[in-house]
RNA sequence: CUCUGAAAAACGCAAACCCGGAGCAAUCCGGCGACGCAAAGCCUUCGGGUCCCUCAUGGGGAUGGCCGGGCCACCGAA
Numbered sequence: 001c002u003c004u005g006a007a008a009a010a011c012g013c014a015a016a017c018c019c020g021g022a023g024c025a026a027u028c029c030g031g032c033g034a035c036g037c038a039a040a041g042c043c044u045u046c047g048g049g050u051c052c053c054u055c056a057u058g059g060g061g062a063u064g065g066c067c068g069g070g071c072c073a074c075c076g077a078a
Stems, first nucleotide, its partner, number of pairs: 004076002012037002018031005035065001041071003046068003049063006
């Protein structure tokens, strides 16, 4: 440095429900709260899936905690 992930250590993130707000909606933001996550950090202007809107063979939006992929990154048992 690369691969890798333990009955290790120190950290980190935050599902659902509920409350407030935004949105036509999917959903998102903040708070509470932890289902879980070794990248649950970032990227949809890389590809696919699913969802929403419009309605036309198109267009727009959402999901990175759906998958593949790319980029950055803590620690060190085998």
Model confidence (mean pLDDT): 88 of 100. The RNA shown here (c-di-GMP-I riboswitch aptamer) has 78 nucleotides and comes from a Geobacteraceae bacterium. Rfam family: c-di-GMP-I riboswitch aptamer. Rfam's curators write: GEMM was predicted in a large-scale screen for bacterial structured RNA regulatory elements.